A computed fold for a 76-nucleotide RNA from a Candidatus Sumerlaeota bacterium, annotated as transfer RNA. NCBI's taxonomy places the organism under Bacteria, Bacteria candidate phyla, Candidatus Sumerlaeota. The RNAcentral record of the sequence draws on ENA. It matches the Rfam family "tRNA". Rfam classes the family as a transfer RNA. The prediction has a mean pLDDT of 80.

[in-house]
RNA sequence: UGGGGAGUAGUCGAGCUGGUAAGACGUCUGACUCUGGAUCAGAAGGUCGCAGGUUCGAGUCCUGCCUCCCCAGCCA
Numbered sequence: 001u002g003g004g005g006a007g008u009a010g011u012c013g014a015g016c017u018g019g020u021a022a023g024a025c026g027u028c029u030g031a032c033u034c035u036g037g038a039u040c041a042g043a044a045g046g047u048c049g050c051a052g053g054u055u056c057g058a059g060u061c062c063u064g065c066c067u068c069c070c071c072a073g074c075c076a
Base pairs, nucleotide, nucleotide: 001072002071003070004069005068006067007066010025011024012023019056027043028042029041030040031039049065050064051063052062053061
C1' cells in the first nucleotide's frame, strides 16, 4: 500500500429481509438468612466507533474517516 473481517450497556454478545435494540454476567433494591454467600423477585443503565447521505423510518443500506484482527505485497 491492496484485499477481507470486526466495532452494539461496565464485560461478553444476538439483532438474517430497514419498522424504532434480546440474553447472560456484573451493578442497585427487596425477599430469604443471626450475618454473608447461594437462590428468588424487581429495577436502573444504550448519541449501536465518529461524521455525513438515502428513506416516512437506519444497528441494518451508501460515502468518508478512526481503531483492532487476518491475508498478500514493498522496504530494511